Notes:
Predicted 3D model of a 376-nucleotide RNA (Bacterial RNase P class A) from Flavihumibacter solisilvae. NCBI's taxonomy places the organism under Bacteria, Bacteroidota, Chitinophagia, Chitinophagales, Flavihumibacter. The sequence is in RNAcentral, with records from ENA and Rfam. Model confidence (mean pLDDT): 75 of 100. Its Rfam family is "Bacterial RNase P class A". By type it is a ribozyme. Rfam links the family to the GO terms dimeric ribonuclease P complex, tRNA processing and ribonuclease P activity.

């Protein structure tokens, strides 16, 4: 200097004229005037977590879903930060970078195609012993198949062999010591050594009520305090509380008649609930933007982040405003007679709000890592 990857920031500004919306101030007040503010880093996706509002006055069990190494941050999270482990890449190494859906296979079930004799207890070729042969017995060390075939190498031993024995290693688990908050790492010893797989079922641990601003709350106006059908009687119809169950909560009467009372039955009216048909209204205010808020400095911390001091208020529409024109500036590309000229300027528009994640993005700036080339 170039290339690749990861991350961070900016991504338009100023002036004038006209137009639109909000709050504030004033006035001659259904309007006018004044100055002032007016779309993002993702406003997108609706994927997580909450604030807030209502149900609403407890809980328990089952189901379902999500997460899963250790520690820390946070209101919380499936998020963020740091550390550990495994795998991959670069490098002689030290080291650096990237990925991780990273609890458990000694609770159980399932699956591992094809090839191969066999893929969870196996003998195809070859080996050893007996036999004339057929065949029987021994063995898993040699070969073959395969992603994977009984822990690796060497020696001893054996009829031939095998952790059968020995030495040095490997993997898993256990006890002990050292370092660390811990995950874990190192050292030494013992035991075992036919697997892998749990974004397969499953087991363990932790967590989870629903709905959603068209949530909800208040005010005003107005028809029909009406009609039809069904069920019901406090030993509970019905409604509410998550998908279900248990539990819990709310929850509706009088008269008359049949025989004097009670019980029972029936009728009428009212009430509670379910359903049908029909009628009225579609207006206004709040929620609604002062916050788990923003900026700067200092302190603590490896960092995420927290504390503190000073300063700021930066859209609140409701069929939906935040715009148009002109000039200048800025960035990039091309061109130039070096005066300048031409063209382009990404992704994309708030709707209750906040913290994350994911996706899109022309161009510019910065930081880090790896590689290549050149020079000193």
């Nucleotide at each position: 200097u170039c290339u690749u990857c990861u991350c961070u920031c900016c991504g338009g500004g100023c002036u004038a004229u006209c137009g639109c919306g909000g709050a504030c101030u004033g006035c001659g007040c259904u309007g006018c005037a004044g100055g002032u503010c007016g779309a993002g880093g993702a406003a997108a996706g609706u994927c997580c977590g909450g604030a807030c509002a209502g149900c609403a006055u407890a809980g328990g069990g089952c189901a379902a879903u999500a997460c899963a190494c250790c520690g820390g941050c946070u209101a919380a999270c499936g998020g963020c930060c740091g550390g550990g482990a495994a795998g991959c890449g670069g490098g002689u190494a030290a080291c650096c970078g990237c990925u991780u859906a990273c609890a458990g296979a000694c609770a159980g079930u399932g699956c591992c195609a094809c090839a191969g004799a066999a893929a969870a207890u196996g003998a195809c070729u070859a080996c050893c012993u007996c036999c004339a042969a057929c065949g029987a017995g021994g063995a898993a060390a040699a070969g073959g198949u395969g992603a994977a075939a009984a822990u690796g190498u060497a020696g001893g031993g054996u009829a031939a062999g095998a952790g059968c024995c020995u030495a040095c290693g490997g993997u898993a688990c256990c006890c002990g010591g050292c370092a660390g908050u811990a995950a874990u790492g190192c050292c030494a010893g013992g035991u075992a050594c036919g697997g892998g797989u749990a974004a397969a079922c499953c087991u363990u641990g932790u967590a989870u009520g629903c709905u959603g601003a068209a949530a909800u709350g208040c005010c005003a106006u107005g028809u029909a305090u009406a009609c039809c059908g069904g069920u019901g009687g406090u030993a509970g119809a019905g409604g509410g509380u998550u998908g279900c169950c248990c539990g819990c909560c709310c929850g509706a009467u009088g008269a008359c008649a049949g025989c004097c009372c009670g019980a029972c039955u029936g009728u009428c009216a009212a009430c509670a609930c379910c359903g049908g048909a029909g009628g009225g209204u579609a207006g206004g205010c709040a929620g609604a933007u002062a916050g788990a808020u923003c900026g700067u400095g200092c302190c603590a911390g490896u960092a995420a982040u927290g504390g503190u001091a000073c300063g700021g208020c930066c859209a609140g529409a409701u069929a939906a405003a935040u715009g148009a024109u002109a000039g200048c500036c800025c960035u990039c590309a091309c061109u130039u007679u070096c005066g300048g000229g031409u063209g382009a300027g990404a992704c994309a528009g708030a709707a209750u709000c906040c913290g994350g994640c994911u996706u899109a993005c022309a161009g510019g700036a910065g930081a880090g890592a790896a590689g290549a080339u050149u020079u000193u």